[in-house]
Annotation:
Predicted 3D model of a 110-nucleotide RNA (SAM riboswitch aptamer (S box leader)) from Mucilaginibacter oryzae.
RNA sequence: UGCUUAUGGAGAAAGACGGAGGGAUUAGACCCUGCGAUGUCUUAGCAACCUGUGCUUCACAAGGUGCUACAUUCUACCAGGCAGCAAUUAAGCGCCCGGACAGAUAAGCG
Numbered sequence: 001u002g003c004u005u006a007u008g009g010a011g012a013a014a015g016a017c018g019g020a021g022g023g024a025u026u027a028g029a030c031c032c033u034g035c036g037a038u039g040u041c042u043u044a045g046c047a048a049c050c051u052g053u054g055c056u057u058c059a060c061a062a063g064g065u066g067c068u069a070c071a072u073u074c075u076a077c078c079a080g081g082c083a084g085c086a087a088u089u090a091a092g093c094g095c096c097c098g099g100a101c102a103g104a105u106a107a108g109c110g
Stems, first nucleotide, its partner, number of pairs: 002109006013043005021032003026076004044068003048065003051061004072102001077099002080096003084093002
């Protein structure tokens, strides 16, 4: 780096450095941010996957990764539903549900 499978509306802080944008790309929205964000390090915590233990549909532990603003922040692609807005062949907006794509994480494989 690639492939496969699985998961994702729960959970979880502080300090130091640093100094401007950030929330994966694109577009739109919405939010965070000099009361110091994103990021790096340290400690702590959480418990998604692996691992271990047990009384094995579950619980415990915290060894390996991971994670610790907002549902993967939301929408976009497809297909439905709705009492609303709009309209009157309809399309559209909003809300809800399902699927897909993409990205992220874990495990396995090459």
Its Rfam family is "SAM riboswitch aptamer (S box leader)". Gene Ontology term of the family: regulation of gene expression. About the family: The SAM riboswitch is found upstream of a number of genes which code for proteins involved in methionine or cysteine biosynthesis in Gram-positive bacteria. The sequence was found by an Rfam model in a public genome assembly.